[in-house]
Molecule: transfer RNA
Organism: Puniceicoccales bacterium
RNA sequence: GCCACUUUAGCUCAGUUGGUAGAGCGUUUCAUUCGUAAUGAAAAAGUCGCCAGUUCGAGUCUGGCAAGUGGCU
Numbered sequence: 001g002c003c004a005c006u007u008u009a010g011c012u013c014a015g016u017u018g019g020u021a022g023a024g025c026g027u028u029u030c031a032u033u034c035g036u037a038a039u040g041a042a043a044a045a046g047u048c049g050c051c052a053g054u055u056c057g058a059g060u061c062u063g064g065c066a067a068g069u070g071g072c073u
Base pairs, nucleotide, nucleotide: 001072002071003070004069005068006067007066010025011024012023013022019056027043028042029041030040031039049065050064051063052062053061
């Protein structure tokens, strides 16, 4: 220098053919217990890496940039 892939909640990751963004773990609260753990219920937590484009509508499609991983030279 070139190619491919990844970037979504605190962490690990889903998200189908473009149509109001989810799970597990964790955190907080409540219930249960003499108490703790475990269990059950609820809640909070997101500019979907950034900037543009296409579209009535973008996490999803297109371009550029950034970071990371792998490969080639």